This is a predicted structure of a 686-nucleotide part of an RNA (large-subunit ribosomal RNA, domain II) from an Ignavibacteriales bacterium. It matches the Rfam family "Bacterial large subunit ribosomal RNA". Its family is annotated with structural constituent of ribosome and ribosome in the Gene Ontology. The RNAcentral record of the full RNA draws on ENA. The prediction has a mean pLDDT of 85. NCBI's taxonomy places the organism under Bacteria, Pseudomonadati, Ignavibacteriota, Ignavibacteria, Ignavibacteriales.
[in-house]
Context: one part of a larger RNA
RNA sequence: GCCUACGAGUUAGUCGUCCGUUGCAAGGUUAAUUAGCUAAGCUAAGAAGCCGUAGCGAAAGCGAGUCUGAAUAGGGCGAUUUAGUAACGGGCGCUAGACGCGAAACCGGGUGAUCUACCCUUGUCCAGGAUGAAGUGAGGGUAAAACCUCAUGGAGGUCCGAACUAGUGUGGGUUGAAAACCGCUUGGAUGAGGUAAGGGUAGGAGCGAAAGACCAAUCAAACUCGGAGAUAGCUCGUAUUCCUCGAAAUAGCUUUAGGGCUAGCGUCGAGUAAAAGUGUAAAGGAGGUAGAGCACUAAUUGGGCUAGGGCUGUCACAACGGUACCAAACCCAGAUAAACUCCGAAUUCCUUAUACAUGUUUCUCGGCAGUCAGGCAGUGGGGGAUAAGCUUCAUUGCCAAAAGGGAAACAACCCAGAUCAUCAACUAAGGCCCCCAAAUAGUAGUUAACAGAUAAAGGAUGUUAAGUUGCUUAGACAACUAGGAUGUUGGCUUAGAAGCAGCCAUUCAUUUAAAGAGUGCGUAAUAGCUCACUAGUCAAGCGACUUAGCGUCGACAAUACCCGGGACUUAAACUACUUGCCGAAGUUAUGGGCUUCAAUUUAUUGGAGCGGUAGAGGAACAUUCUAUUCUGCAUUGAAGGUGUGUCGCGAGGCAUGCUGGAGCGAAUAGAAAAGCAAAUGUAGGC
Numbered sequence: 001g002c003c004u005a006c007g008a009g010u011u012a013g014u015c016g017u018c019c020g021u022u023g024c025a026a027g028g029u030u031a032a033u034u035a036g037c038u039a040a041g042c043u044a045a046g047a048a049g050c051c052g053u054a055g056c057g058a059a060a061g062c063g064a065g066u067c068u069g070a071a072u073a074g075g076g077c078g079a080u081u082u083a084g085u086a087a088c089g090g091g092c093g094c095u096a097g098a099c100g101c102g103a104a105a106c107c108g109g110g111u112g113a114u115c116u117a118c119c120c121u122u123g124u125c126c127a128g129g130a131u132g133a134a135g136u137g138a139g140g141g142u143a144a145a146a147c148c149u150c151a152u153g154g155a156g157g158u159c160c161g162a163a164c165u166a167g168u169g170u171g172g173g174u175u176g177a178a179a180a181c182c183g184c185u186u187g188g189a190u191g192a193g194g195u196a197a198g199g200g201u202a203g204g205a206g207c208g209a210a211a212g213a214c215c216a217a218u219c220a221a222a223c224u225c226g227g228a229g230a231u232a233g234c235u236c237g238u239a240u241u242c243c244u245c246g247a248a249a250u251a252g253c254u255u256u257a258g259g260g261c262u263a264g265c266g267u268c269g270a271g272u273a274a275a276a277g278u279g280u281a282a283a284g285g286a287g288g289u290a291g292a293g294c295a296c297u298a299a300u301u302g303g304g305c306u307a308g309g310g311c312u313g314u315c316a317c318a319a320c321g322g323u324a325c326c327a328a329a330c331c332c333a334g335a336u337a338a339a340c341u342c343c344g345a346a347u348u349c350c351u352u353a354u355a356c357a358u359g360u361u362u363c364u365c366g367g368c369a370g371u372c373a374g375g376c377a378g379u380g381g382g383g384g385a386u387a388a389g390c391u392u393c394a395u396u397g398c399c400a401a402a403a404g405g406g407a408a409a410c411a412a413c414c415c416a417g418a419u420c421a422u423c424a425a426c427u428a429a430g431g432c433c434c435c436c437a438a439a440u441a442g443u444a445g446u447u448a449a450c451a452g453a454u455a456a457a458g459g460a461u462g463u464u465a466a467g468u469u470g471c472u473u474a475g476a477c478a479a480c481u482a483g484g485a486u487g488u489u490g491g492c493u494u495a496g497a498a499g500c501a502g503c504c505a506u507u508c509a510u511u512u513a514a515a516g517a518g519u520g521c522g523u524a525a526u527a528g529c530u531c532a533c534u535a536g537u538c539a540a541g542c543g544a545c546u547u548a549g550c551g552u553c554g555a556c557a558a559u560a561c562c563c564g565g566g567a568c569u570u571a572a573a574c575u576a577c578u579u580g581c582c583g584a585a586g587u588u589a590u591g592g593g594c595u596u597c598a599a600u601u602u603a604u605u606g607g608a609g610c611g612g613u614a615g616a617g618g619a620a621c622a623u624u625c626u627a628u629u630c631u632g633c634a635u636u637g638a639a640g641g642u643g644u645g646u647c648g649c650g651a652g653g654c655a656u657g658c659u660g661g662a663g664c665g666a667a668u669a670g671a672a673a674a675g676c677a678a679a680u681g682u683a684g685g686c
Stems, first nucleotide, its partner, number of pairs: 001686006011096003015093010027051003033045005055062002065077004099237002102234001106227006117201009126191001128160003131156001135152006164188003169184004203219001206214001240620006250263005264371002266368006276361001277358005282352005291343001292341002297337002301333004306327001308326002310323005374399010404415003419592004424588003430582003433566003439579001441578006452568001458553002462550010479537005485510003490504003516531001520529002593610008621675001623672008632664002640659008
């Protein structure tokens, strides 16, 4: 993992409440007990008690009233409305383990020191080698000692190193040979040494050269049995079918935030039936947002005017003057604001003996819920960086709980809401060269970039269209030929300054077809080249600017990749227009099923409907057992097993072949140990 079996809303209560059925009804009902009988029971008797028919008050008590109160006031609770009660069944609640499994823990009684920690008693073990303390002896030495030397001696938590013991480093092992091992290496090895046997200390206790270590492979409180089905606002699981409706992820409160309670939203039943509700239009109101504005508040730019101040001049002081400084108030122009408003929409909201549409969707009461983690997109805001598949509000849609078509693929985007069948039709979004259903359709333009098939500021004689303006056969623009002069080297400055370092200027004048007191290069300064400007040659258009369309560069990420691919260039791209077609579970057509409403020819017709999670309601199937009937079936073959056919929307039923070899069913009621794919489910098998 698979198969088989088992495996989770049960049972009880003189409990509560609601619904249904039945009996009796201003009443309803017996309990214990007793008697009888055909006796796990039935029938009869039995009014004690309980509920209801009256309430108010703490109570005495009074009573359609009563309590408070001084009150005959006011106020509270009642009456003026009739329906209850008993039994059974069902929904939900309460008390019990209360749908099932699951803790870590807590408490009580016991069992453990054959492992290990420490202690007690009695034993036992430590090859060999090295070092050479004290003491002692001899010699030297001294007044005597001290002291020195040589021997002897054999001390030590001494040294090296086996047994023994420990476990340092490393390799292996790591579903191991082993739930701690193997190899090499390493520490101690006469000591606080190792070890054996017997004995002692016990669970908030022991023992601990102390690591929270050890106390039988278990220790920040052992194991075992019991309290015990502890508790679990947590996780997981919770078993047949069909039909109708169908949510929420919000508000308030919460030692509350992943839990709850009430409301909101769902469902089922009953009632009310109207001036109900809802939508659109109309009419009448509410408002201070978007926008706009500067009249207030606050902020603010430039100019004018001008208090005050700064600086400064004349100046002993006073006074007066200047000001390219700062600047109130005022004036002109410009302009900002969520917490500004002289103004001010759209949408929205409220109201109505209005109109139209819809037709109970509204509202009231009662039973039963689920929901309180929401998500994305559009729009309007806050937070953030006008970041986030970010966060937090408002509002609409969708997903959640929605399948189908499109967007290559893609919960949420676009289209559209699946009762079933059909090898029928029409459309939506989106498409029509091939993959791939349908136009290699039409008309007129654009693009040349593989642009289409991802990006900005910004750049550019890309190209197309429209426009403004200038020059032009009195010859433009480009090109070529020629000129481009004189006063003068203008004045100043300067070493120099001559068109061309710099400053000044009424940058003037002359000759001219034209020629700047000079456009650039150049020189130390000159020189030289060139331009403006002019003439000639040539012969028809040439410049400057603005707007719009489509392109271009800007353009950098790791294999070649952002048209889905092939492929496409007067298109299979883009813009505008036109006509067809394809295209969905949409709509239509034909037929069937179900729900519900209406009508009646009461078994038919017609209308509306049938996506769905949590959840509410309804109707069924199967399994086991019981009762009654069939005075059922069965060796001429029961149950069970395994095929086939058929019926039912389905759970499932029926018939029959083979197998099997002795029991089993139908109908109507009743009762449940009543349905398995899941719970790291339990047991067995493979």